[in-house]
């Protein structure tokens, strides 16, 4: 310089391949039940414009192009 992979909530993750209508699930945070108090369990609640930008399309996390970032490989 190439070429491959990964990037989704505070954290890890699913769907991507074969586009379909509300992005879903764990941890964790806050409420509440329970308890003499906690912790455990139960039960609800917020939090995401899927790395950023554009394009196709009725419709994009998914395709397609450009770009950040991290990694592997090859020169």
């Nucleotide at each position: 310089g190439c070429g491959c992979c990964c990037g989704u909530a505070g954290c890890c993750u699913a769907a991507u391949c074969u586009g379909g209508a509300u992005a879903g699930g764990g941890c964790g945070a806050c409420a509440g039940c329970c308890u003499c108090c906690u912790a455990a369990g139960c039960u609800g609640u917020a939090g995401g414009u899927u790395g950023g930008g554009g394009g196709u399309u009725c419709g994009a996390a998914u395709c397609c192009c450009c770009u950040c970032g991290g990694g592997c490989g090859c020169g």